[in-house]
């Protein structure tokens, strides 16, 4: 610098279930383990998802804005173990 296995040693925690927040999306604790070698962290770029308030409406909906997901890809940083070199 580069590699991720059937090592070790450490973290993480999906759905679902219970409680808080939220208008949703969804977040957060606890309980749980489907997974994870960055499932550490950062909305910068792409996707998806939501829509209290604003505007438009043929009242279905759009449009913009704003949130949301890092466990959807990309990118950026940081780092533990470990084979190589």
């Nucleotide at each position: 610098u580069u590699u991720g296995a059937u090592a070790a040693u450490a973290g993480c925690a999906a759905a679902c279930c219970g409680g808080u927040a939220g208008a949703a999306a969804u977040a957060c604790c606890g309980g749980g383990a489907c997974g994870c070698a960055a499932a550490g962290c950062c909305a910068c770029g792409g996707a998806u998802c939501c829509u209290c308030a604003a505007c438009c409406u043929u009242c279905g909906g759009g449009u913009a804005a704003g949130g949301a997901u890092a466990g959807c890809c990309g990118g950026g940083u940081u780092a533990c173990c470990u084979g190589a070199c």